[in-house]
The part of an RNA shown here (small-subunit ribosomal RNA, 3' major domain) has 476 nucleotides and comes from Cinchona calisaya. The coordinates come from a structure-prediction model, not an experiment, and the mean pLDDT is 83. It matches the Rfam family "Bacterial small subunit ribosomal RNA". Its family is annotated with structural constituent of ribosome and ribosome in the Gene Ontology. The RNAcentral record of the full RNA draws on SILVA.

Context: one part of a larger RNA
RNA sequence: UGACGGGAACCCACACAAGCGGUGGAGCAUGUGGUUUAACUCGAUUCAAAGCGAAGAACCUUACCAGGGCUUAACAUACCGCGAACCCUCUUGAAAAAAAGGGGUGCCUUCGGGAACGUGGACAUAGGUAGUGCAUGGCUGUCAUCAGCUCGUGUCGUAAGGUGUUCGGUUAAGUCCCGCAACGAGCGUAACCCUCAUGUUUAGUUGCCAUUGUUGAGUUUGGAACCCUGAACAGACUGCCGGUGAUAAGUCGGAGAAAGGUGAGGAUGACGUCAAGUCAUCAUGCCCCUUAUGCCCAUGGCGGCACACGUGCUACAAUGGCCGGGACAAAGGGUCACUAUCCCGCGAGGGUAAGCUAACCCCAAAAACCCAUCCUCAGUUCAUAUUACAGGCUGCAACCCACCUACAUCAAGCCAGAAUCGCUAGUAAUCGUCGGUCAGUCAUACGGCGGUGAAUCCGUUCCUGGGCCUAGUACA
Numbered sequence: 001u002g003a004c005g006g007g008a009a010c011c012c013a014c015a016c017a018a019g020c021g022g023u024g025g026a027g028c029a030u031g032u033g034g035u036u037u038a039a040c041u042c043g044a045u046u047c048a049a050a051g052c053g054a055a056g057a058a059c060c061u062u063a064c065c066a067g068g069g070c071u072u073a074a075c076a077u078a079c080c081g082c083g084a085a086c087c088c089u090c091u092u093g094a095a096a097a098a099a100a101g102g103g104g105u106g107c108c109u110u111c112g113g114g115a116a117c118g119u120g121g122a123c124a125u126a127g128g129u130a131g132u133g134c135a136u137g138g139c140u141g142u143c144a145u146c147a148g149c150u151c152g153u154g155u156c157g158u159a160a161g162g163u164g165u166u167c168g169g170u171u172a173a174g175u176c177c178c179g180c181a182a183c184g185a186g187c188g189u190a191a192c193c194c195u196c197a198u199g200u201u202u203a204g205u206u207g208c209c210a211u212u213g214u215u216g217a218g219u220u221u222g223g224a225a226c227c228c229u230g231a232a233c234a235g236a237c238u239g240c241c242g243g244u245g246a247u248a249a250g251u252c253g254g255a256g257a258a259a260g261g262u263g264a265g266g267a268u269g270a271c272g273u274c275a276a277g278u279c280a281u282c283a284u285g286c287c288c289c290u291u292a293u294g295c296c297c298a299u300g301g302c303g304g305c306a307c308a309c310g311u312g313c314u315a316c317a318a319u320g321g322c323c324g325g326g327a328c329a330a331a332g333g334g335u336c337a338c339u340a341u342c343c344c345g346c347g348a349g350g351g352u353a354a355g356c357u358a359a360c361c362c363c364a365a366a367a368a369c370c371c372a373u374c375c376u377c378a379g380u381u382c383a384u385a386u387u388a389c390a391g392g393c394u395g396c397a398a399c400c401c402a403c404c405u406a407c408a409u410c411a412a413g414c415c416a417g418a419a420u421c422g423c424u425a426g427u428a429a430u431c432g433u434c435g436g437u438c439a440g441u442c443a444u445a446c447g448g449c450g451g452u453g454a455a456u457c458c459g460u461u462c463c464u465g466g467g468c469c470u471a472g473u474a475c476a
Base pairs, nucleotide, nucleotide: 001476002475003473004472007470010467011466012465013464015460016459019423020422021421022420023419026314027313028312029311030310031309032308033307034305035304042053043052064300067297068296069295070294073125077124079121080120081119082118083117086103087102088101089100091098092097107114108113127289128288131286132285136283137282138278139277140276141274143272148187149186150185151184152183153182154163155162156161168177169176193266194265195264196263198234199233200232201231202230203229204228208223209222210221237260240254241253242252243251244250320375321374324371325370326369332363333362334361338355342351343350344349382413387408390405391404392403429452430451431450432449433448434447435446
């Protein structure tokens, strides 16, 4: 100087407390371990692995396994030879591929040949999702959006180092004020950026309003006041008043305001820590394989199941379930697409076909909610797993191994031990909706969007983590 402590002081955080809802018990979905296997490809393992890489494994993907094949190779650059390329038929085969036959010459040209492509040969080489993340770059997680981490000059100390950065206040903040052997500065904090909340100006089509018209809607005509959409500005700064404070920084209350003291949310992550993660995104040193650890193919596997763990979905019901009627969003996506309407089908869906390259048309029905009917506390008109059979759709293909529909079947489950998680406001809880990936989909995931909309916070003794100062130390 650090680190450490079941030392001390101060401070903070959904850290506890106060509340609300979960997990742990059930069924299923999904990931992991284990086990099994010819293979169940690989990686990730306390927080910071486990609905993670994977924004979508039937084939492909695919890296794995058994089998059938290739050896200058599926791919790249060069050398030599032949043929333009290419198209058709036939045999073997699971395919890859192998063998045979036929047709056919285009472009440029200095007529020598050349370009592109195919094929054969030889030699340099290719290739490797093989190893090492403890050789690395790059990227990322984490402490932590915590308030810290340093430097120049000066000065103190023999030196390691100290000071500044400590003290008194204050702040979300090493934020600011004051004092001080320090004076300044840098990376962080804050601000600058984006979205939301208010207004003004500007622009009005496909949006808005009035009119016309009608059962209603489309439509017609007019308008730019409103709504809305885009753009540009304004606005919030402790600016004003009072108290308090040291006449400071600030803090408390008030006025005005759409918004008040960081307005709400996001992006933004200092010096460093964990030899943290990734050689399987990519790049790359070294090492290893080279008739194979490379390449092609068709099956299988990644989906196997005594079990253990994580994350979720659905429930156990009456604040509910079923049936009928009625109302109100936002944000997205759409041409190999979204698909209205009408017809058929109990339905999934099928047929037909208008519109829309989209503020125009479509997906699209919002659901919880409201009104009304039945059920009356039961393993039930709760709950839906499982199974049987019949169908539909996508796709060469749905057995392993997709999704959806109808009918039948009707399991566990009556609120969950020890323990443990999230959340402080438009939040939790609850309700639906959209998107990416995508032929289809195992999505209950992930990422957005809006609807309804709480309770509690006395407080900081304790638990956990963090910051600062201080005395101690057999530690470095």